[in-house]
C1' cells in the first nucleotide's frame, strides 16, 4: 500500500413507530425506541427519486366588500427546484479492527 470482511477487540450510527418543534409540502431538529448499518463518516458533483411554496399555462367563478371588470381576487388541473432526501446508485474527501 491494495484487496476481503470468515474471525477478534473496543467503540459508533440509528429504520418503522411515538411525543414535542420546525416547514407550504417533501422533509428536518430533539427525546424516546431499533429495522438494519464495516463507511449507515463527510458530502446533493452526475444520474435517479420526492415535494411544488413563488412564478408560469389552461380553465371556472363575479361576489361579503373598497377597489378592479379580457384584468386583480377567489379557486381547479397541469408545468416548473431555486427546496428535500447521501438508509437508491456512481464519482469525490476522511477513517477502525482483523485477516491475506
Nucleotide at each position: 500500500c491494495u484487496c476481503u470482511g470468515c474471525u477478534c477487540a473496543g467503540a459508533g450510527c440509528a429504520a418503522a413507530c411515538c411525543a414535542g418543534g420546525g416547514g407550504a409540502a417533501a422533509c428536518c431538529c430533539u427525546g424516546g425506541g431499533a429495522c438494519g448499518c464495516a463507511g449507515a463518516g463527510c458530502a446533493a458533483c452526475g444520474g435517479g427519486a420526492c415535494u411544488a411554496a413563488a412564478g408560469g399555462a389552461u380553465g371556472g367563478u363575479c361576489a361579503u366588500g373598497c377597489a378592479g371588470u379580457u384584468c386583480u381576487c377567489c379557486u381547479a388541473u397541469c408545468c416548473c427546484a431555486u427546496g428535500u432526501c447521501c438508509g437508491c446508485c456512481g464519482a469525490g474527501c476522511c477513517g477502525c479492527c482483523a485477516g491475506a
Predicted 3D model of a 100-nucleotide RNA (c-di-GMP-I riboswitch aptamer) from a Nitrospirota bacterium.
Its mean pLDDT, the model's own confidence on a scale to 100, is 82.
It matches the Rfam family "c-di-GMP-I riboswitch aptamer". Gene Ontology term of the family: cyclic-di-GMP binding.
It was read from a public genome assembly, where an Rfam model found it.